Predicted 3D model of a 77-nucleotide RNA (transfer RNA) from Rubrivivax sp. Lineage of the source: Bacteria > Pseudomonadati > Pseudomonadota > Betaproteobacteria > Rubrivivax. It matches the Rfam family "tRNA". It is annotated as a transfer RNA.
RNA sequence: GGCGCUUUAGCUCAGCUGGUUAGAGCGACGGACUCAUAAUCCGCAGGUCCGGGGUUAAAAUCCCUGAAGCGCCACCA
Numbered sequence: 001g002g003c004g005c006u007u008u009a010g011c012u013c014a015g016c017u018g019g020u021u022a023g024a025g026c027g028a029c030g031g032a033c034u035c036a037u038a039a040u041c042c043g044c045a046g047g048u049c050c051g052g053g054g055u056u057a058a059a060a061u062c063c064c065u066g067a068a069g070c071g072c073c074a075c076c077a
Stems, first nucleotide, its partner, number of pairs: 001073007010026004029043004050066005
């Protein structure tokens, strides 16, 4: 330098065939249970989907561009 993949909740990820209000598990918080703690059960909060721009009536999803991470290849000495 070229190519590819990834980026969504505090963490691990799903959703990527454009269309219901953006979800799950774990974790946090509150409650039940218990003498108490753990486990278990119930409830609740938490995200403008990596940034910017574009297409569309409608974008996490498509296109362009940038950033970060990972991998493969090449180049230099």